[in-house]
Context: one part of a larger RNA
Formats: sequence, C1' cells, structure tokens
RNA sequence: GAACGAACGCUGACGGCGUGGAUUAGGCAUGCAAGUCGAACGAUCCCGCAAGGGAUAGUGGCGCAAGGGUGAGGAAUAUAUGGAUAAUUUGCCUUUUAGUUGGGGAUAACCCUGAGAAAUUGGGGCUAAUACCGGAUGUGAUAUAUAAGGUGCUUCUUUAUAUAUUAAAGGUGGCCUAUACUUGUAAGCUGCCGCUAGAAGAGAAGUUCAUACUCUAUUAGCUUGUUGGUAGGGUAACGGCCUACCAAGGCAAUGAUGGAUAGCCGGCCUGAGAGGGUGACCGGCCACAUUGGGACUGAGACACUGCCCAAACUCCUACGGGAGGCUGCAGUCGAGAAUCUUUCGCAAUGGACGAAAGUCUGACGAAGCGACGCCGUGUGAACGAUGAAGGCUUUCGAGUCGUAAAGUUCUGUCACAAGGGAUGAAAGAUUUUUGUGUUAAUACCACAGAUAUUUGACAGUACCUUGAGAGGAAGCCCCGGCUAACUCCGUGCCAGCAGCCGCGGUAAUACGGAGGGGGCAAGCGUUGUUC
Repeated sequence: GAACGAACGCUGACGGCGUGGAUUAGGCAUGCAAGUCGAACGAUCCCGCAAGGGAUAGUGGCGCAAGGGUGAGGAAUAUAUGGAUAAUUUGCCUUUUAGUUGGGGAUAACCCUGAGAAAUUGGGGCUAAUACCGGAUGUGAUAUAUAAGGUGCUUCUUUAUAUAUUAAAGGUGGCCUAUACUUGUAAGCUGCCGCUAGAAGAGAAGUUCAUACUCUAUUAGCUUGUUGGUAGGGUAACGGCCUACCAAGGCAAUGAUGGAUAGCCGGCCUGAGAGGGUGACCGGCCACAUUGGGACUGAGACACUGCCCAAACUCCUACGGGAGGCUGCAGUCGAGAAUCUUUCGCAAUGGACGAAAGUCUGACGAAGCGACGCCGUGUGAACGAUGAAGGCUUUCGAGUCGUAAAGUUCUGUCACAAGGGAUGAAAGAUUUUUGUGUUAAUACCACAGAUAUUUGACAGUACCUUGAGAGGAAGCCCCGGCUAACUCCGUGCCAGCAGCCGCGGUAAUACGGAGGGGGCAAGCGUUGUUC
C1' cells in the first nucleotide's frame, strides 16, 4: 500500500447493487417449511326436480432419496484431474417391437362391541379396486446344451436349434362403418391416459485404477481376516465383503504405524511474476441430522421434519404408561467483541402430484433492519472590500481567519407535497373459427394458426410532470522526524503522549486547550488477520 462475512470510538443526508450467527454441531416456546390424485376404489355428506356438480376420513398410486441447512466427523471408502467397468444398476423421460387373456380369496372404511387417563388398541360382521394371489399365452428375456462365426483384452460376443423357467389392470371420451339385439346401445369400432415383456438412448448412480493433496521421528517398527490361494455364501456388481480349509505372507526412512490439525475443489486476497495466504457469499463433490446402533420400504435411503432398540435431556400422566428432536424459514434464551423481520406472495422461475382446471411449495420472487462493503449523488451557484463585527497573533504599525460572512442576482439535483404511471405476462384455460393428422366418420382427440376474455406479491413502487423554497443535509483524524501541515497559553520528568526514534525536570511546533493549517470525506480513525 492492498484486502476483510470484521469489531470498537466519534459522527451520520439520499439512492442502487451486494452482503449479514465466523463463538456453544449449546438448549428451544410458537407458527409455517410435502403433498397431491374422485379420470384407480368402495363409502358418507351437501346442492339440485333431474341431468349433473361439490366436499372428503379410509383403501390404492406417485412423491416424500429432490429442494433447503450445517461443517461436527473424516488425512482418505473424501476431493481434483485423467482412465477402466469384457465386474454393474437405473423410477419418471425419448424412440421402438410385441402383448393387455381367463379366474379366485381377502381386507380397511362402515356397523356391533370391549380395554385404556391418554397415546393407542382387541374381538365379531359386511364390502370395492390399477390392492393381493393362482391359471393361460410367450414376441421376448433368463439358464443349460449343441453347431457355425466375430475380436486389441482368459472370463466377452453374434446367429441358429432344442429343453426348462418367467407377464399384465384398468380408467376416461366419441361413434354406428360391418357384427349382435336392432329403440339406441354393446362384450363392436375408435381416440387418449395407463398396465406387461423386451431393445436402444438420454440423464443419474455404484465400483475400481493412476497422479496430486497439512504438521510431527521429542511417534520406528506395524499387521492375524492380517497378505495370497481353493471352495462356498453374499451383492446390481468385482473383491477377505463374509465363512471353512491351505500357505506365511503384506506394509515401512521414497516415512509405515501412531499423534495433532482440517470438509475438498472451481475460486477469492495479495504480488510485476514466481510464490504466499485462504476456502464467507455463488457453483460442483463429500459428510452429518440430539448421541450410538440397526434394518424395513423402495428404481434409489441404511432416510433432517420415516420406523425399531439403547442413552442423555425436556414435557404430559389418573403413576399403569406415553410424547418430542429448528445443523429448514422467522423467532427466543445462553455464551460472545459480534451478525437481521415470529413480514408479503406463489405474479415470475423451478419442483411434487394431476388428463386438465388446479392444489402444495419459508425453494424462489419481493419488501423490512444494519454506513457491513462497493458504486453514484447531494449538502448550493455567480457577483460581493468600509477587507464589517468578532476570534487569534502582534515588533502595537499591523497581520490573519477572509470573498469567508452580511448583501445582491440566480438555480432547483436529493428530500417534501400533488398529479400521471410502467417493463417484468407469456403460457394455460374458456369463446368463435381455419387447416393437418387419426379414424368407418364432417364425431371425439391431438397438433399448428387466427379472434376475444382472463392472471402482478413487489406497488400506486421505478419513472415522468408540476409546486414551494437555499430552505432539511459534515464530520473525523493529524500538524517533532519518518509524513502533507505552526504559533500562543496552561503544565513543569507532574499530568500525560508514543507505530519506531523518542517528548515532558519554567520560554514544550512532541503533554492539555485555543487560533491557524494539512489529509480524507458520509465517513474518519483504532484494533485484529493475510500478502
């Protein structure tokens, strides 16, 4: 000199953009943060004359593994970069092939009844499904066998044949071309959403190899599932991952083992660079969810607002027994030098569910608080000498504050008041309508286009216009040298100053005050940390 998630002191006008619990991964009152689907299902209720519409506890599906938070642990099962997977998995999505047949027994809700203070729970009876369980079929897939090929890679792979095993679920619109009854409907045709078995892809994930990755030798030896083999088990998958047997190996001064510290990276700060420091915000990865352990469900978890066990803590209790987990958003207590609102909205972007309308979303978008940072703007402009008064100094002549003020003439940024007033909105839906596709079809549906209506938290905000009026808006540090800026008074090695050198013991430009001056400026200084 530069920088900071800063703090402290004095001071403080406005705006924009950022940013704000770094300490106790300490404890938490309260509210909210994950639901959705009635076009899967039975049932109940409400509106309606009906058609139909609406609400929902329960069964069922999808989601809750995302999004959000934190950095405790972890020095390598992490991270970064580059490979491997011929050792692997993959819900939703895209493309594509084939199918979607015929049955069965239950159970919640509901009704009856019992236990309990509650949380909750037992028994009996009825019922539905895209819930559950068999059968059929097998395009295929899997396993085995045989034959013929392919290749950088023993285990790989292609084709053909045979045997064995192995699927499914319906819902919602429209229609009468053919079939059935023939009114119009259907088990018929057809559109859409699903369901089942595959193939390919996209995206995602698992595993694995190499290299890099803090300090310590006042840590020198470490290891028995340890190192390797065989066989088996287990996994989506390789593997001592696990088990039995066999061998005695494996690592280490190129630092094993132990100890300490630490989330890693893109980046950020500094520096001419090399380097040094750092890992707040934003983005990628990892780990964790009161502490420790465990599995279940599922495509995916060993699961922050799921389950079970143990522990500590808090709460309820009828003392028998129960309930809870803010390292989500706000907020509270504590500790601390120190870090904000118990706000508004789903209008936008994104996510979950849904055919859709839509519902949910403390993600997100906004507003609020803090000079915490960066940037911008203002606190007026021109003229004005009897160089006024007053202050300070004085050699008593004067000098200086000083065109500074007063005064005259103007301007109108910001703030204030009044009026106007956005961009962010396009989709989607509905109305009318045109075309294309599908189809038996001018129906329904899908797609493309035209037309009109409808959706804004921020916000009556930004911005624009008008009004009035210099009015409401400057401080902080320093002045011995380094280092820009000097005199007087007070004090008298006292009181005090100080980054270093050093000032102060009666003429202190170094202490305290005053006048003057210098620097920066809505800030200025101090402290801390890094280069």